RNA sequence: AACUUAUCAAGAAAGGCAGAGGGAAAUGGCCCGAUGAAGCCUUGGCAACCCUUACAGCGUACUCCGCUGUAAUGAAGGUGCCACAUCCUUCCACACCAUAAACGUGGAAAGAUAAGUC
Repeated sequence: AACUUAUCAAGAAAGGCAGAGGGAAAUGGCCCGAUGAAGCCUUGGCAACCCUUACAGCGUACUCCGCUGUAAUGAAGGUGCCACAUCCUUCCACACCAUAAACGUGGAAAGAUAAGUC
């Protein structure tokens, strides 16, 4: 890199260096940015995917191993994250409607993160 599964409406920032970009990519829009963007460093925090603990079920299953589920008034560790928000755009269906556009609803695609597989 590819594939599978789950989640994506909530949450959480200060300081230092730096110096013009940033919100994933393309087009256009909308926003953020010299009252300091990206990036790097330090410290702090959020969350609960892995994890931890407890209980239940199953696996000849027995205190001890594995898997599944539930709960936590768990957070030591592995990731991740800390403007708005997965910003809108593309495709499909529905609704509205004038066989319409725009707006709206749902889904897909794409993307992000985690766990796993090869």
Source information: The RNA shown here (SAM riboswitch aptamer (S box leader)) has 118 nucleotides and comes from a Bacteroidota bacterium. It matches the Rfam family "SAM riboswitch aptamer (S box leader)". About the family: The SAM riboswitch is found upstream of a number of genes which code for proteins involved in methionine or cysteine biosynthesis in Gram-positive bacteria. The SAM riboswitch acts at the level of transcription termination control. The predicted structure consists of a complex stem-loop region followed by a single stem loop terminator region. An alternative and mutually exclusive form involves bases in the 3' segment of helix 1 with those in the 5' region of helix 5 to form a structure termed the anti-terminator form. Of the family's consensus pairs, 90% are formed in the model. The source organism's lineage runs through Bacteria, Pseudomonadati and Bacteroidota.